[in-house]
RNA sequence: GCUGAUCGCGCGGGAGAGCUCCUGCGAUUCGGGUCUCUUCGGGGAUCGGGUUCGCAGGGCGCCGAAGGAGCAACCGCCCCGGAAUCUCUCAGGCAAAAGGACCGCGUGGGUCGA
Repeated sequence: GCUGAUCGCGCGGGAGAGCUCCUGCGAUUCGGGUCUCUUCGGGGAUCGGGUUCGCAGGGCGCCGAAGGAGCAACCGCCCCGGAAUCUCUCAGGCAAAAGGACCGCGUGGGUCGA
C1' cells in the first nucleotide's frame, strides 16, 4: 500500500399478521324531544341518538425480521460450553407513519488477521 473480517456512521432495498370487538372521555357533524322568548325569520337552555376521528383501558384472534429466551444426532470435549433465518412469544408488532433481522454501496482508519 492492497485486500479480508469486524465495529461505527450515512444512503438505498427490506417481510408477516384484525386500520377487530367492547367501555369511557374529548372533538366534529346531522336530525330529534322538552322548556322558554319571538318581529314567526329564528334565538337560548337542557336531554338523548347517529356518523367520523383521536386518546385511555379491557377482550379475543394473529405475526416474527428490534431486543430477549430455549435447543442439536453438529463443534470443542474432563466438567461443561457454543448457533441460527429453527423453536417460544416476555417484550415488540398487526392501515399509513415509525421500527425492522438481513443485503448492497459509500465512508471512518477504530480493532484484528493474511
Annotation
A computed fold for a 114-nucleotide RNA from Novosphingobium percolationis, annotated as Glycine riboswitch aptamer. Rfam family: Glycine riboswitch aptamer. From the family's description: This family represents the bacterial glycine riboswitch. Rfam links the family to the GO term glycine biosynthetic process. The organism belongs to Novosphingobium, within Bacteria.